[in-house]
RNA sequence: UCCGCGAUAGCUCAAUGGUAGAGCGGCUCCCUGUUAAGGAGAAGGUUCUAGGUCCGAGUCCUAGUCGCGGAG
Numbered sequence: 001u002c003c004g005c006g007a008u009a010g011c012u013c014a015a016u017g018g019u020a021g022a023g024c025g026g027c028u029c030c031c032u033g034u035u036a037a038g039g040a041g042a043a044g045g046u047u048c049u050a051g052g053u054c055c056g057a058g059u060c061c062u063a064g065u066c067g068c069g070g071a072g
Base pairs, nucleotide, nucleotide: 001071002070003069004068005067006066007065010024011023012022013021018055027041028040029039030038048064049063050062051061052060
């Protein structure tokens, strides 16, 4: 330099172009003499950045940043 893959909640990861979710963690409550375990509930997101396409973009297109792998 070129090619491929990845970037989404605190962490690990989902999500046919049509309401952004799950598990774990944190919080509140129940249970218990207390803790752990168990049960219930609510919260938590500029989907890496900037543009474009579209009625509508996490998803498609372009450029860039970072990470991993490969080629030279």
The RNA shown here (transfer RNA) has 72 nucleotides and comes from a Candidatus Levyibacteriota bacterium. Its mean pLDDT, the model's own confidence on a scale to 100, is 82. The sequence was found in a public genome assembly. The source organism's lineage runs through Bacteria, Bacteria candidate phyla and Candidatus Levyibacteriota.